[in-house]
Context: one part of a larger RNA
RNA sequence: CCCUCUUUAAGGAACUCGGCAAAUUAACCCCGUAACUUCGGAAUAAGGGGAGCCUCGUGUAGUGUGAUCUUGCUUCGCGCGAGUAAGCAUGAAGAGGCCGCAGAGAAAUGGCCCAGGCGACUGUUUACUAAAAACACAGGUCUCUGCAAAGUCAACAAAACGACGUAUAGGGACUGACACCUGCCCGGUGCCGGAAGGUUAAAGGGAUGGGUUAGUUUUCGGACGAAGCUCUGAACUGAAGCCCCGGUAAACGGCGGCCGUAACUAUAACGGUCCUAAGGUAGCGAAAUUCCUUGUCGGGUAAGUUCCGACCCGCACGAAAGGUGCAACGACUUGGGCACUGUCUCGAAGAGGGGCACG
Numbered sequence: 001c002c003c004u005c006u007u008u009a010a011g012g013a014a015c016u017c018g019g020c021a022a023a024u025u026a027a028c029c030c031c032g033u034a035a036c037u038u039c040g041g042a043a044u045a046a047g048g049g050g051a052g053c054c055u056c057g058u059g060u061a062g063u064g065u066g067a068u069c070u071u072g073c074u075u076c077g078c079g080c081g082a083g084u085a086a087g088c089a090u091g092a093a094g095a096g097g098c099c100g101c102a103g104a105g106a107a108a109u110g111g112c113c114c115a116g117g118c119g120a121c122u123g124u125u126u127a128c129u130a131a132a133a134a135c136a137c138a139g140g141u142c143u144c145u146g147c148a149a150a151g152u153c154a155a156c157a158a159a160a161c162g163a164c165g166u167a168u169a170g171g172g173a174c175u176g177a178c179a180c181c182u183g184c185c186c187g188g189u190g191c192c193g194g195a196a197g198g199u200u201a202a203a204g205g206g207a208u209g210g211g212u213u214a215g216u217u218u219u220c221g222g223a224c225g226a227a228g229c230u231c232u233g234a235a236c237u238g239a240a241g242c243c244c245c246g247g248u249a250a251a252c253g254g255c256g257g258c259c260g261u262a263a264c265u266a267u268a269a270c271g272g273u274c275c276u277a278a279g280g281u282a283g284c285g286a287a288a289u290u291c292c293u294u295g296u297c298g299g300g301u302a303a304g305u306u307c308c309g310a311c312c313c314g315c316a317c318g319a320a321a322g323g324u325g326c327a328a329c330g331a332c333u334u335g336g337g338c339a340c341u342g343u344c345u346c347g348a349a350g351a352g353g354g355g356c357a358c359g
Stems, first nucleotide, its partner, number of pairs: 001354008010345002014343001019340001028050004036041001038177001052098005062090004069083005099103001111338007118330002123135002139175007151161002178325004183255003188252002190248005197243003203237002209231004215224003256274005283317001284314001295311005
């Protein structure tokens, strides 16, 4: 000097990002226990009191068991019910006294309360820096699937899963208990339905044109050229899809701008105008979302960029990428209070272990 531990006057969070760490609390019995609530809880809420030994009570009251005895019923059985009760087991309350600093005399064994956020909950997770507000979850909705199901695995195939299940079933997606709710837009994209018209592949079709040449003709260079073979391939016929018509948002998504106006001012219920598929409803709101911002007001403090309650000017909340609440729950997170303390003012002393130096 380091590590682990013990104690500490006065103060008691002044420490610090933050009470991190430590301390407090603690088992048992009795009394007592609020808001809120899904009536289950909250709750060991909170907050109090008790405890040793001796004497009396007293091995008493009581409690458990219970042979026996009495009695009622009797399907007559060592059956059932009521009463009595020896023995055995356990065993108070209460009153008085004694001792100590201290009687759950050691050890072990919840600190508590108030208000907010998030997630309903118990669960799950980054094996080795994250346990959470992330994942899951019952519950909700949409959608696919009629059974050789959809879907999955598999290059194809076979086999298998789905399932020895059958729409109260199985697959996929989103949401995430519960309560109250979930508004408007189908123009774009997707999906579903439709089939009149347009477009449209292979294929069918074969018009036309070309090559070749038996032959015909010739001014001997050539020209024409049937059938066959061959190359080309027009019109026409031709499905789904797309265009088109309609539906669908708990499908992907979206949910305006400018100007004016009331008898103080301010503001604008009201009006005008432009654009849109439609212009954000309820609820919430400086929020895990607010840039300006430590917004403004109120509360708490002597003093509060955090916190709580409001306001609304929402840079850039908003309704199953759910909205708003909510009892219970949480090694979650934010703010406050009580208790408690070496966290601190500010250090000190001690125990054990280690390091180093000297011998």
Source information: Predicted 3D model of a 359-nucleotide part of an RNA (large-subunit ribosomal RNA, domain IV) from an Acidobacteriota bacterium. The prediction has a mean pLDDT of 87. The full RNA is in RNAcentral, with records from ENA. NCBI's taxonomy places the organism under Bacteria, Pseudomonadati, Acidobacteriota.